[in-house]
Context: one part of a larger RNA
RNA sequence: UGGCGGGGACCCGCACAAGCGGUGGAGCAUGCUCUUUAAUUGGCUGAUAACCCAAGAACCUUACCAGGGCUUGACAUGCAUAAAGUAGUGAACCGAAAGGGGAACGACCGGUAUCCAGUCCGGAGUUUGCACAGGUGUUGCAUGGCUGUCGUCAGUUCGUACCGUGAGGCGUACCCUUAAGUGGGUUAACGAACGCAACCCCUACUGUCAGUUGUAUCACUCUGACGGAACUGCCUCGGUAACGAGGAGGAAGGUGGGGAUGACGUCAAGUCAGUAUUGCUCUUACGCUCUGGGCUAGAAGCAUGCUACAAUGGGGUCGACAGCGCGAAGCGAAGAGGCGACUCGGAGCAAAUCGCUAAACGACCUCUCAGUUCGGAUUGGAGUCUGCAACUCGACUCCAUGAAGUUGGAAUCGCUAGUAAUCGGCGGUCAGCUAUACGCCGGUGAAUACGUUCUCGGGUCUUGCACA
Repeated sequence: UGGCGGGGACCCGCACAAGCGGUGGAGCAUGCUCUUUAAUUGGCUGAUAACCCAAGAACCUUACCAGGGCUUGACAUGCAUAAAGUAGUGAACCGAAAGGGGAACGACCGGUAUCCAGUCCGGAGUUUGCACAGGUGUUGCAUGGCUGUCGUCAGUUCGUACCGUGAGGCGUACCCUUAAGUGGGUUAACGAACGCAACCCCUACUGUCAGUUGUAUCACUCUGACGGAACUGCCUCGGUAACGAGGAGGAAGGUGGGGAUGACGUCAAGUCAGUAUUGCUCUUACGCUCUGGGCUAGAAGCAUGCUACAAUGGGGUCGACAGCGCGAAGCGAAGAGGCGACUCGGAGCAAAUCGCUAAACGACCUCUCAGUUCGGAUUGGAGUCUGCAACUCGACUCCAUGAAGUUGGAAUCGCUAGUAAUCGGCGGUCAGCUAUACGCCGGUGAAUACGUUCUCGGGUCUUGCACA
């Protein structure tokens, strides 16, 4: 100087407390461990791994396994070489395909000359050979870049001066204040930098301008662009001040609410499998390709979710209200068929113009506390759709079947307001989909916070130390 303490003081955070809803019990989905396997590819493993890489494993993907094949190679550059029936197209035949095989057809560009011509030279392309390609092989403890985390915590430093023999200190301490090393006062310090804040985006109110939508029309709503508005500005009280408490006006009040933004550094944290890249290593194979299989196995354990156990509910009929988005190999209306998935159909729309779109909710009827008209797993049968192809291994529909489950031990998680809870919608990936995931959008819409003793994490000062 740091670090640590079951030392002290002060302060903060959904950290506890106060509340609301969960997880842990059940079934299923997904991931992981382990086991099994020819292979069940690989990575990640407390917080900071485990619906993570993966915004979508039937083939492909694919890296794994079995078997079949290729060897200058699926891809790049260069040198040499050969061949005009050359490049290219590629029939029989072998084969699961890849690959082998090669009948038949059969060129192009520039020049040589001049109209034609495979006469010749060169190019393109091909053959053979050599350099080389290639490797999701290894090392994240050789690296770049990017990322997680402490933590959106308030810290981390520099120049000069001063103090100390020196390591170093001071500045950055103290008092007050703040979300904040934010600001004020004081002071051997005076200044400055990276952080904080502000500048950026969205949102709430409003003005001007414009308007294809909307409407019969105009206007409003609305859409878009550019502005305005909030600054403790005003008032009262407290305070030297910074600032704090309250009030008025206001759509909004003391950072209005969100987002983006992550200092010096820590964990030899993560990633050589995104790409790049050092060293090592394979080279008729650790490269390339194909068919089939596997990544989907299943005694057990863990994690994250979904659906429930019901009456604040289930079922039926009728009725109402969004916002974000997406659409041409697309969205697909009306109409018709089917119990339904869906099919026929094809209007309109490169879309404020056409199309894809609510549910919870409300009204009425029913069920009456039961393993039930709760719950929907599982299984049998029959189908629809996508796609070369749904056996391993897709989703959806209908009929039948109806399992566990009656609120969950120890323990444990999230959340402070348009939040939690609950309800549906859209999107990316995508032929299809194992999405209950992820990202966004709106609808309905709470309870509680006395307080900081305790638990966890962090900050500042201080103290002890067999630690560095």
Small-subunit ribosomal RNA, 3' major domain from candidate division WWE3 bacterium UBA1397, 468 nucleotides, folded computationally. Rfam family: Bacterial small subunit ribosomal RNA.